Source information:
Large-subunit ribosomal RNA, domain III from Paenibacillus darwinianus, 392 nucleotides, folded computationally. Lineage of the source: Bacteria > Bacillati > Bacillota > Caryophanales > Paenibacillus. The prediction has a mean pLDDT of 82.
[in-house]
Context: one part of a larger RNA
């Protein structure tokens, strides 16, 4: 230059309380604006203690601080079901022999690793200052071990077990429909509350509510599968399993499969709007306790039946695992109570002031949910719920 630009979205703050040495900026309250396909809620990467609770006030905060993602000091993360390992394999990495290389090394075959894929069993309600499918409650489920009555079997033409083998199954693309059903919503009826000067009724506004899961049992729209006999150089051994073949019966059927959803149970239980205390003024606490109504229609695009059908061509992962099938194994097998269930993560942010972006940076950041009126609509306008008013 100059006490000049700046002070980081034009969503906006007023007022009153209260704390304190100090208050535009902390904390309550009442009002007023802002988002509401988000600026609200879960969650992956990544970050790491930022999380809660008490102090605190040099520094960091573009002003100020009595406050903070800051200093200090303490406390916090619970799991047989949630995720990961103790299962599988993808591409792809490693790679025992082996090959090639002068060497370092390079490929690569068993085999081992390798996940947002495949495959596994728990919901609901409560509870903290801070964790919850982990803690409590209640109710369930898996896996193994375990046996009391019972039952079946003890050398096999069978009680059971059962492959590292066959077989089927897992198992897979795009596109496009009808249609049944839920979850949610809304309407009405139902309950409460308040209001219309005051007490009762009655009655009319307005507002709030108006349910509740896994599991079990029973039922089921719709889906997909044809059975029964006999033969067979096939499936690298067998095989009653597959598969071929031949009869034959059936075909809108029986008969298996699969199946959303509905009933009933769970539930003499949980929740619930709403009232609502006490100790010794306050705090306590909107705590503890009490606690109504809970029915009917309608809609219903995403989700579910169901990668089902239906079309088309570019013809759409693998193992595990789960069925069966023998092989081969055995003298015991099922079976209530009853026992056992290992490591790891798990706190907090996560469209962001905690992550990339030198910063408390108008940038960038995968995936679920995503109400309500007015609309075809996740567009827009306004709102609920919850968050917010962007540190002069």
């Nucleotide at each position: 230059a100059a006490g000049u630009a700046a002070c980081g979205a034009a969503a906006a703050g007023a007022c009153a309380a209260g704390u304190g040495a100090g208050a535009a900026u902390c904390u309550u309250g009442u009002c007023c604006g802002c988002c509401g396909a988000a600026a609200g809620c879960c969650u992956a990467a990544g970050g790491g203690u930022u999380c809660c609770u008490g102090a605190g006030g040099a520094a960091g905060g573009c002003u100020c601080g009595u406050c903070c993602g800051c200093u200090c000091a303490g406390g916090g993360u619970a799991a047989g079901u949630c995720g990961g390992g103790a299962c599988c394999u993808a591409a792809g990495g490693c790679g025992a022999g082996g090959c090639c290389g002068a060497a370092a090394g390079g490929c690569g075959u068993a085999g081992u690793c390798g996940a947002a894929g495949g495959a596994c069993a728990a919901c609901a309600g409560g509870u903290u200052g801070a964790u919850a499918u982990u803690c409590c409650u209640g109710u369930a489920c898996c896996a193994c071990c375990g046996c009391a009555a019972g039952c079946c079997g003890u050398u096999a033409c069978g009680a059971g077990c059962g492959a590292u083998g066959g077989g089927g199954u897992g198992a897979c693309g795009c596109a496009g429909c009808a249609g049944g059903g839920a979850a949610g919503u809304g309407a009405c009826g139902c309950g409460g509350a308040c209001u219309g000067a005051u007490g009762g009724a009655a009655u009319a506004g307005u507002c709030c509510g108006u349910c509740c899961a896994a599991g079990c049992a029973g039922u089921g729209a719709g889906g997909c599968c044809g059975g029964u006999u006999g033969g067979c150089a096939g499936g690298c051994a067998a095989a009653u399993c597959c598969g071929c073949c031949a009869a034959u019966c059936a075909u809108g059927a029986a008969g298996g499969c699969u199946g959303g959803g509905c009933u009933g149970u769970g539930a003499u239980g949980g929740g619930g709007a709403g009232g609502g205390a006490a100790a010794a003024u306050a705090a306590g606490a909107g705590u503890a306790c009490c606690g109504a109504a809970g029915g009917u229609c309608a809609u219903g695009c995403a989700c579910u039946c169901a990668c089902a059908c239906u079309g088309c061509c570019g013809a759409g992962a693998a193992a595990a695992g789960c069925c069966u099938c023998u092989a081969g194994c055995c003298a015991g097998g099922c079976g209530a109570a009853g026992g056992u269930g290992c490591c790891c993560g798990u706190a907090c942010c996560g469209c962001a002031a905690a992550c990339c972006g030198a910063c408390a940076c108008a940038g960038g950041u995968a995936g679920g949910c995503g109400a309500g009126c007015a609309g075809a609509g996740c567009a827009u306008g306004c709102u609920a719920a919850g968050g917010c008013g962007c540190g002069c």

RNAcentral holds the full RNA, with entries from Rfam.